This is a predicted structure of a 136-nucleotide RNA (c-di-AMP riboswitch aptamer (ydaO/yuaA leader)) from a Phycisphaerales bacterium.
RNA sequence: GAAAUAAUGUGGCCGAAAUUCAUGAAAUCCAUGGAUACGGGGAACCCGGUUUUCAGGGGCGUAUUCCCAUACAGGGAUAAGGCACUUCCAGGCCUGAGCCCGUCAGCUAACCUCGUAGGCGUUUGGAAGAGCAUUG
Repeated sequence: GAAAUAAUGUGGCCGAAAUUCAUGAAAUCCAUGGAUACGGGGAACCCGGUUUUCAGGGGCGUAUUCCCAUACAGGGAUAAGGCACUUCCAGGCCUGAGCCCGUCAGCUAACCUCGUAGGCGUUUGGAAGAGCAUUG
């Protein structure tokens, strides 16, 4: 130094929303630019659709649909989605919103273009498995 083995400990979540380099600045943060990475939109042939276009149409997103109430913006359910290293089983909890484009977009390679926010916390139980750290 490497491998194997045993014990102990360990892990933040939703979301694409991160890492890194350079410069500015006293400087973590911040701003600008670049790179990588992740995510979204537009956009051919082919394919699809052909009577759609003001009861407009479309996009991001889990957030769609139904019922009641209707001075109501509230209640109940539901498609769908999330829950702390991963998977399976059981159990429980939560969301089921909002925003955008602007008359316009099916799919779609090349290509073009946009974003990298915000909000919060977790310890349910069992089985199996992996990573990291410490010690032997």

About this RNA
The model forms 96% of the base pairs in the Rfam consensus. The sequence was found by an Rfam model in a public genome assembly.